[in-house]
RNA sequence: CGAGAAGUGGCGCAACUUGGUAGCGCGCUAGUUUCGGGUACUAGAGGUUGCGGGUUCAAAUCCCGUCUUCUCGA
Numbered sequence: 001c002g003a004g005a006a007g008u009g010g011c012g013c014a015a016c017u018u019g020g021u022a023g024c025g026c027g028c029u030a031g032u033u034u035c036g037g038g039u040a041c042u043a044g045a046g047g048u049u050g051c052g053g054g055u056u057c058a059a060a061u062c063c064c065g066u067c068u069u070c071u072c073g074a
Base pairs, nucleotide, nucleotide: 001073002072003071004070005069006068007067010026011025012024013023020057028044029043030042031041032040050066051065052064053063054062
């Protein structure tokens, strides 16, 4: 320098193909259970989907640019 992949709550990942309420597990908070803790159960909080722009009635998703990480090639 070129090609490809990835970036989404604190952590690990879905949803992208086919645009239409952003979800699952773990964790966290509260409650029930216990003498207490753990386990189990119930409820809840937490996201401007890496960043900027564009298309669209509507963008995590499509298009352009850009940043970071990884892989391959030179």
A computed fold for a 74-nucleotide RNA from an uncultured Erysipelotrichaceae bacterium, annotated as transfer RNA. The coordinates come from a structure-prediction model, not an experiment, and the mean pLDDT is 82. Rfam family: tRNA. It is annotated as a transfer RNA. The sequence was found in a public genome assembly.